[in-house]
Formats: sequence, structure tokens, C1' cells
RNA sequence: CAGCGAUAAAGGCAAAUCCACCGCAAGGUGGAGGCGCAAAACUACGGGCCCUGGGCUGUAUUCGUUUAGGAUCGCCGGGUUGCCACU
Repeated sequence: CAGCGAUAAAGGCAAAUCCACCGCAAGGUGGAGGCGCAAAACUACGGGCCCUGGGCUGUAUUCGUUUAGGAUCGCCGGGUUGCCACU
């Protein structure tokens, strides 16, 4: 430097749920918690899923259409970075 992740060692992160706060919402932040994760570190570049605000139309309170966004990296891929063992 590259490959690889069975055995270790030192560790790391933190699902669901609950509480508080922010947000129209999806969701986010902090605390508790611990399902799991060899990148469950970072990044919204591509795809997927999710949430809407405003307008318009018909409808009888649900949906359609348009426009402007937003969210998710623990959905997948890409990009960047990283510990240790073994080869």
C1' cells in the first nucleotide's frame, strides 16, 4: 500500500419505546434506553420511500392536478475518511 473480516484486543455508534423541545408534517435535537451495526463515520450526487405549504379543479372532506420545497445515509448505490487482526 492492497485484499479481507473467522478469531481476538482497545474501543465506537445507538433501533424500538418513553420524556422534553423544534417543525404544518415527514422528521430532527437532547436525556434515558439498547434492537442491532466492521464503517449504523461524513456527504443528498443517482435511485427508492416519506412529508407537506400555496394555487386550481371537481368532490363532500377524501382525492386529483400544478408549483415551490422539505425529509430519510440505520433503504440501496456512488464519493470521502478511519481502528485493529490476518494474508
The RNA shown here (c-di-GMP-I riboswitch aptamer) has 87 nucleotides and comes from a Chloroflexota bacterium.